[in-house]
Context: one part of a larger RNA
RNA sequence: ACCGGCGAGUUACGCUCAGCAGCGAGGUUAAUCCCUGCAGGGGAGGAGCCGCAGCGAAAGCGAGUCUGAACAGGGCGAUAGUUGCUGGGUAUAGACCCGAAACCGGGUGAUCUACCCAUGGCCAGGGUGAAGUCCCGCUAAACCGGGAUGGAGGCCCGAACCCGUUAGCGUUGAAAAGCUAUGGGAUGAGCUGUGGGUAGGGGUGAAAUGCCAAUCGAACCCGGAGAUAGCUGGUUCUCCCCGAAAUAGCUUUAGGGCUAGCCUCGGGUGUAAGAGAGACGGGGGUAGAGCACUGAUUGGGCUAGGGGCCCUACCAGGUUACUGAACCCAGUCAAACUCCGAAUACCGUCUCUUGUUGCCCGGGAGUCAGACGGCGGGGGAUAAGCUUCGUCGUCGAGAGGGAAACAGCCCAGACCGUCGGCUAAGGUCCCCAAGGCGGACUAAGUGGAAAAGGAUGUGGGGUUGCCCAGACAACCAGGAUGUUGGCUCAGAAGCAGCCACCAUUCAAAGAGUGCGUAAUAGCUCACUGGUCGAGUGACCCUGCGCCGAAAAUGUAACGGGGCUCAAGUCCGCCACCGAAGCCACGGAUCCCUGACGGGAUGGUAGGGGAGCGUUCCCAGGCCGGCGAAGGAAGACCGGAAGGACUUCUGGAGGGCUGGGAAGUGAGAAUGCCGGU
Repeated sequence: ACCGGCGAGUUACGCUCAGCAGCGAGGUUAAUCCCUGCAGGGGAGGAGCCGCAGCGAAAGCGAGUCUGAACAGGGCGAUAGUUGCUGGGUAUAGACCCGAAACCGGGUGAUCUACCCAUGGCCAGGGUGAAGUCCCGCUAAACCGGGAUGGAGGCCCGAACCCGUUAGCGUUGAAAAGCUAUGGGAUGAGCUGUGGGUAGGGGUGAAAUGCCAAUCGAACCCGGAGAUAGCUGGUUCUCCCCGAAAUAGCUUUAGGGCUAGCCUCGGGUGUAAGAGAGACGGGGGUAGAGCACUGAUUGGGCUAGGGGCCCUACCAGGUUACUGAACCCAGUCAAACUCCGAAUACCGUCUCUUGUUGCCCGGGAGUCAGACGGCGGGGGAUAAGCUUCGUCGUCGAGAGGGAAACAGCCCAGACCGUCGGCUAAGGUCCCCAAGGCGGACUAAGUGGAAAAGGAUGUGGGGUUGCCCAGACAACCAGGAUGUUGGCUCAGAAGCAGCCACCAUUCAAAGAGUGCGUAAUAGCUCACUGGUCGAGUGACCCUGCGCCGAAAAUGUAACGGGGCUCAAGUCCGCCACCGAAGCCACGGAUCCCUGACGGGAUGGUAGGGGAGCGUUCCCAGGCCGGCGAAGGAAGACCGGAAGGACUUCUGGAGGGCUGGGAAGUGAGAAUGCCGGU
């Protein structure tokens, strides 16, 4: 891992509701006792319980009573129950099953290990050479120095022994801690044998929360015990009807609850209370807009006050390209501004449509992590597959078609069958079902990713200048004179800079457009003539394109191939394909209807309904060695769970019908046991 077996809402006793049954102003017995065919019955037993009257704190009164001054009002009341069985729910119990980490009690452990006690054992060899002693020297004698002797030391090197430093190996190991190499201690706070001691709110600890039998921030075993688990997992046959929620309030509450909301079932009300549409009547202060209020705000005007300057003994006065309230003109802004003010929404009335949807009472729930999308807001950064509200939708609990793939987008809501038809979104060159026509645009593979910004890309529309008295472009020629304008400057001559920008000749020519020089020079332009001969400039609006454009494995920003009068884009037209939508035909269940006929049937949590099967029991009636159950195979029957039949196997029990009772259905629980 697979296969097989086992494996989870039970039982008792109360309460409550429903169904069924009995009796009914009553209903019912409990213990116990008697009878009987030992197995279920029958009988006695009225104690007790519930009900038959309530109200008030009570005295008390009573279909009323309490409050109260009240013969007001208001509160609570003004006859259907009870017993049993079955089922739903609930309380108390382990209460659907499995699961802690832990807590407590009583015991068992120091044969491992920590420390201690008693008594034993062990430490090759080598090195160093303390004190002391002796001798010699020295000394007054010592101290001291030298030599010898001596053999100290948590001394040195290094086996046994003890340890475990570093590295490698080992890591389903040879081993639940080892092996190899290397390393530390090795006369000591050394190592070790045997016997003994200390015990869990405890011991022991050269102290690491270490160790106390492969277990230690509190050992192990049994018990309390089915501890508790607002947590995780699991919870077993079928079909039919309906079908949620992820919100509010409160919560030592936030992943849990309670009540409400939303679902379901029963009863009641009931022919419109509901929903939709139209008309009419309402209130509102949002969007927008506005500036009349409150504030903000740009420029200008006017002007009180203030500042500067002048004047001044004081009082005054003058002036100002300073500032500046109020006011005026023009122009703006606002969630907490409003002189205004929609669309929607909401409330009401009437009419129409729909046809029990509404509301009330009661039984049972589940839900309290929501997600994305559109629209309107807040938070954030006018970020987020962000967050938080409102509103609608989808998913959730929704399959099918489209979007290459893709819960939340688009289309569309799957009762079943059909080798029938029509459509939706989206598509119609091939992959891949289905296409053509007319007109236009794009040249960028734009299409098939992006901004500010940039550009004689190209199409359409418009305004305007110049132009056969010859425009635009090109080419030929001219482009001069006062003058090197004045100033400045080393120089400044059209062309560093400052000022001015005149006049003359002319077809025309700036006191000079750019290049250039040290400054001149030189080239060129404006402007003019000629050649040529028909358009040529500027600007605005607009369609489609271009650049701007860098990312990580490999084309990789059309799903691919591939596509250019398109297979791209825009406009128009006709056709076709395309879904579980719609239609057609057949069928199932439920509902409506007098009939004909019509309608409904996606579904998680969850509510309701109807069934299948297993084991055992009772009754009836059967089958079985001429072969039961069980096993295997098969093209049979039923809407499903399931049920027959035949053959083989098997070798002794087993169906059916009507009831009853449950250890009643397995794929999941890192389930349990066994097998392979």
Molecule: large-subunit ribosomal RNA, domain II
Organism: Balneolota bacterium